Predicted 3D model of a 90-nucleotide RNA (c-di-GMP-I riboswitch aptamer).
The coordinates come from a structure-prediction model, not an experiment, and the mean pLDDT is 85.
It was read from a public genome assembly, where an Rfam model found it.
RNA sequence: AGAAGCCAAAAGCAAAACUGAUGAAAAUCAGUGACGCAAAGCCAAAGGGACUAAGUUCUGAUAAAGAGAAUAUGUCAGCCGGUUGCCGUU
Numbered sequence: 001a002g003a004a005g006c007c008a009a010a011a012g013c014a015a016a017a018c019u020g021a022u023g024a025a026a027a028u029c030a031g032u033g034a035c036g037c038a039a040a041g042c043c044a045a046a047g048g049g050a051c052u053a054a055g056u057u058c059u060g061a062u063a064a065a066g067a068g069a070a071u072a073u074g075u076c077a078g079c080c081g082g083u084u085g086c087c088g089u090u
Stems, first nucleotide, its partner, number of pairs: 003090002005087001012037002017032006035078001041083003047080002049076003055071005
């Protein structure tokens, strides 16, 4: 310096659900709570993928309201990925 995470130690994070707040929604934040995680640290402006559709456009209808379809500029890093890094052991 690189690889691996079987063993050890010290820490760390916190799924679902519930409560409150924000939001059109997806979802996020806080509290409770632990399903799990060796990067469950960071990055959504490397890239792929997923979710949502306020607004916009289109369709059809119309007196109007409402309806359907497409779309990210919204979101997810606990989907893959990128990037940085702790620990003893081998």